[in-house]
RNA sequence: GGUAGAGGUUGCAGAGGACAAGAGUAAGUUGAUGGAGCUAGACAAAGCUUUGAAGUCAGUUGAAAGGGGAAUUUGCCGAAAUAAAGAUUCGUCAAAAUUUUUAUUGGGGAUAUAGAGAAUAUCUAUAUAACUGUCAUUAGGUAUCUAAUGUUGUGCUAUC
Numbered sequence: 001g002g003u004a005g006a007g008g009u010u011g012c013a014g015a016g017g018a019c020a021a022g023a024g025u026a027a028g029u030u031g032a033u034g035g036a037g038c039u040a041g042a043c044a045a046a047g048c049u050u051u052g053a054a055g056u057c058a059g060u061u062g063a064a065a066g067g068g069g070a071a072u073u074u075g076c077c078g079a080a081a082u083a084a085a086g087a088u089u090c091g092u093c094a095a096a097a098u099u100u101u102u103a104u105u106g107g108g109g110a111u112a113u114a115g116a117g118a119a120u121a122u123c124u125a126u127a128u129a130a131c132u133g134u135c136a137u138u139a140g141g142u143a144u145c146u147a148a149u150g151u152u153g154u155g156c157u158a159u160c
Stems, first nucleotide, its partner, number of pairs: 001160005008077001011076005019068001027061007037048003041093003080105010106132002110128007133152001135150006
């Protein structure tokens, strides 16, 4: 270096469908009121509007996106996630999405704090104490295990 493989309180990610929430919200429509603006953050463009804008109230109809968990299925075990910088896309910027590079993180969970979020869901960061994988050392054991300490995925196991 090649090939094969392991980790697991639900290992990781993707996909489509369904579901909860979003929400009786946005929006449409009718009536009342209102009286000059309105079109999701800004600008531009293009529209709507005194034949009545926004807003408010009542009736009626009534979503979607982003976010989520479970099951199914597919691809997998740096699986992947996060951060920074660059590139591309959307009328421009911002935001967002996609992508490249670099850095960090062995893994999943619990608790606390902060942030994101419509959210009591969930996610991210940090901290704490445990659990667990891997290898090393030491001690005990000697049916290959147990305990302690330490390391960390550019790792580990098997094989060529």
RNAcentral holds the sequence, with entries from MGnify. The RNA shown here (Lysine riboswitch aptamer) has 160 nucleotides and comes from uncultured Cetobacterium sp. It matches the Rfam family "Lysine riboswitch aptamer". Gene Ontology term of the family: lysine biosynthetic process. Model confidence (mean pLDDT): 76 of 100.